A computed fold for a 74-nucleotide RNA from an Acidimicrobiales bacterium, annotated as transfer RNA. The same sequence occurs in records of 2 taxa. RNAcentral holds the sequence, with entries from ENA and MGnify. Its Rfam family is "tRNA". It is annotated as a transfer RNA. Its family is annotated with triplet codon-amino acid adaptor activity in the Gene Ontology. The prediction has a mean pLDDT of 81.
RNA sequence: GCCGGCGUACCCCAAUCGGUAGAGGGGACAGACUUAGAAUCUGUGCAGUGUGGGUUCGAAUCCCACCGCCGGCA
Numbered sequence: 001g002c003c004g005g006c007g008u009a010c011c012c013c014a015a016u017c018g019g020u021a022g023a024g025g026g027g028a029c030a031g032a033c034u035u036a037g038a039a040u041c042u043g044u045g046c047a048g049u050g051u052g053g054g055u056u057c058g059a060a061u062c063c064c065a066c067c068g069c070c071g072g073c074a
Base pairs, nucleotide, nucleotide: 001073002072003071004070005069006068007067010026011025012024013022019057028044029043030042031041032040050066051065052064053063054062
């Protein structure tokens, strides 16, 4: 330099052919249980999707540029 993949909550990761962003796991906080703690159970909050544009009634999803990470080729 070229090609491909990925970027969603504090972390990991879903979101089916464009139609209400959280299905799930971890973590945090609160409560129950306990002498106390761990474990377990219950509940709660946490994002507008890497950045900027475009298309569309409507974009995490499609298009363009850029940024970052990973892989391949040279």